Model confidence (mean pLDDT): 80 of 100. The part of an RNA shown here (small-subunit ribosomal RNA, 5' domain) has 526 nucleotides and comes from an uncultured prokaryote.

[in-house]
Context: one part of a larger RNA
RNA sequence: GGAUGAACGCUAGCGGCAGGCCUAACACAUGCAAGUCGAGGGGUAACAGAGGUAGCUUGCUACUUGCUGACGACCGGCGCACGGGUGCGUAACGCGUAUACAAUCUACCUUUUACUGGGAGAUAGCCUUUGGAAACGAAGAUUAAUAUCCCAUAGUAUGUUUACUUACGGCAUCAUUUCAAGAUUAAAGGUUACGGCUAAAGAUGGCUAUGCGUCCUAUUAGCUAGAUGGUGUGGUAACGGCACACCAUGGCAACGAUAGGUAGGGGCCCUGAGAGGGGGAUCCCCCACACUGGUACUGAGACACGGACCAGACUCCUACGGGAGGCAGCAGUGAGGAAUAUUGGACAAUGGGCGCAAGCCUGAUCCAGCCAUGCCGCGUGCAGGAAGACUGCCCUAUGGGUUGUAAACUGCUUUUAUACAGGAAGAAACACUCCCUCGUGAGGGAGCUUGACGGUACUGUAAGAAUAAGGAUCGGCUAACUCCGUGCCAGCAGCCGCGGUAAUACGGAGGAUCCAAGCGUUAUCC
Numbered sequence: 001g002g003a004u005g006a007a008c009g010c011u012a013g014c015g016g017c018a019g020g021c022c023u024a025a026c027a028c029a030u031g032c033a034a035g036u037c038g039a040g041g042g043g044u045a046a047c048a049g050a051g052g053u054a055g056c057u058u059g060c061u062a063c064u065u066g067c068u069g070a071c072g073a074c075c076g077g078c079g080c081a082c083g084g085g086u087g088c089g090u091a092a093c094g095c096g097u098a099u100a101c102a103a104u105c106u107a108c109c110u111u112u113u114a115c116u117g118g119g120a121g122a123u124a125g126c127c128u129u130u131g132g133a134a135a136c137g138a139a140g141a142u143u144a145a146u147a148u149c150c151c152a153u154a155g156u157a158u159g160u161u162u163a164c165u166u167a168c169g170g171c172a173u174c175a176u177u178u179c180a181a182g183a184u185u186a187a188a189g190g191u192u193a194c195g196g197c198u199a200a201a202g203a204u205g206g207c208u209a210u211g212c213g214u215c216c217u218a219u220u221a222g223c224u225a226g227a228u229g230g231u232g233u234g235g236u237a238a239c240g241g242c243a244c245a246c247c248a249u250g251g252c253a254a255c256g257a258u259a260g261g262u263a264g265g266g267g268c269c270c271u272g273a274g275a276g277g278g279g280g281a282u283c284c285c286c287c288a289c290a291c292u293g294g295u296a297c298u299g300a301g302a303c304a305c306g307g308a309c310c311a312g313a314c315u316c317c318u319a320c321g322g323g324a325g326g327c328a329g330c331a332g333u334g335a336g337g338a339a340u341a342u343u344g345g346a347c348a349a350u351g352g353g354c355g356c357a358a359g360c361c362u363g364a365u366c367c368a369g370c371c372a373u374g375c376c377g378c379g380u381g382c383a384g385g386a387a388g389a390c391u392g393c394c395c396u397a398u399g400g401g402u403u404g405u406a407a408a409c410u411g412c413u414u415u416u417a418u419a420c421a422g423g424a425a426g427a428a429a430c431a432c433u434c435c436c437u438c439g440u441g442a443g444g445g446a447g448c449u450u451g452a453c454g455g456u457a458c459u460g461u462a463a464g465a466a467u468a469a470g471g472a473u474c475g476g477c478u479a480a481c482u483c484c485g486u487g488c489c490a491g492c493a494g495c496c497g498c499g500g501u502a503a504u505a506c507g508g509a510g511g512a513u514c515c516a517a518g519c520g521u522u523a524u525c526c
Stems, first nucleotide, its partner, number of pairs: 001526004006522005013378006019371002021336001026334003030331003035078003040075002043071002047069003050065007085289003094214007104206002109202004115196002117151004127140005161181002189194001215261003222252003227249008264286004268279004291312005314325004342368001344367003350364001351362004381412004392403001394401002418462005426453001432447007470515005475496003481510005491498002
């Protein structure tokens, strides 16, 4: 000098863009953050409509009918493995890079292929009874499905076994291929649309292998027994000591094994002429984690942040028998700390889930609020004005000098602030209506609809210099000097050093210098 997720002191007009718990992966009150589909199903708790019955005040009330729109709870499907957070752990094929497809799976989506036949038994819900303070149950009766099961079909597909022979062999063996036989495995309805299932391919994602690179310590020198390899079996989507049985005794290491410490990695960021050095906030990719530890279930995908079970610590409820919970999601609270924001608005846009769609959900996201935390921009006026004001402060050799064109005064302007008026883009669609093309739902065109931000940005008008300057420094380094006070005191200080009676170094004043809505200090890095 540059830089910062900064903090502190003094000060502070406006706007744009960004950033905002670096500490306790400490504990959390409250609200919200993952639902959706009635075009799968039985149904009808609420709302609305319609019908019926009864009462009558003749258009109201009560009851009733799933008949209709819809729809609580329930069965079922898809989603909840994405998105969002954090950096505990991890020195590792974790990450980065290059290579290999070796032995694999892949829901939704796209393309192609063949099908979608017949039947059965249950179970939620509802109803009845019943236990418990609650959480939550128990029993009985009964019912549906795109839930479940059986049969059929399958020139396809999959895997397994056998084959012939006295034996060899066909093929040295395995694998592949050919021939033959047996076994196993599909589907779902709805119907206006749509769906389901079989097989193949694509796309996407996952799993996997290998080389190289990846912090400090040798005051860590030996480490290792599923350890290294083989055979076999099991397991897995799949390879593999992944697991197990048996066999062998290997494997790693001064080119640093093992052990200890520290740490998420990268793109990137800061600095520097570069080489290097330092860092890993925001944004993007990968990894790991979800109160601590463990386990599996479901599923295309998890060993699953807002799922389950077990154990532990902690907190809460309790009728003491027993139960409930997990903000490292968004806000917010306490604590810790030098220190870090609102318990805000909207799904209008982008994206995601479900749905044929309308749409619903979305603390993702888009916006607003707070903070000079940073960067950038603008303003606090401009021109004239010497009697260098009679002034005032300060200095003085008492002549004067300086503050100083500064002020007064004259003229001009109105950014910004204030008031008033107008006022966006961000919206293109889906759906609906109409038209056209192919040909029966796809494409194109036209019309119509939708804005949280927001009466915001922006524009215009009005009046008036009106609404707006501080901080640090002035001995040298280092730009900027005098007076007074103090008297090795009080104090200053980054280094050298100042202060003991004329201190340009302390404190005040006048003046000056440098930056400027900031200026200094502290901390850290180059």